[in-house]
RNA sequence: AGGGAUGUAGCUCAGUUGGUAGAGCGACGGUCUCCAAAACCGUAGGUCCACAGUUCGAGCCUGUGUAUCCCUG
Numbered sequence: 001a002g003g004g005a006u007g008u009a010g011c012u013c014a015g016u017u018g019g020u021a022g023a024g025c026g027a028c029g030g031u032c033u034c035c036a037a038a039a040c041c042g043u044a045g046g047u048c049c050a051c052a053g054u055u056c057g058a059g060c061c062u063g064u065g066u067a068u069c070c071c072u073g
Base pairs, nucleotide, nucleotide: 001072002071003070004069005068006067007066010025011024012023013022019056027043028042029041030040031039049065050064051063052062053061
């Protein structure tokens, strides 16, 4: 330099045909316990990498940029 993959909660990742953003772990609170752990119940936590485009409506489609990883030379 050329090609490809990935970017969503603190972490690991889902998100189907474009239609209210989710799970597990973690955090916090509660129940239980002499105390703690475990277990169970609940709560909070998101500018979906950035900008632009398409659309009534974009995490999802299109373009450009960007970060990481892989391949080719």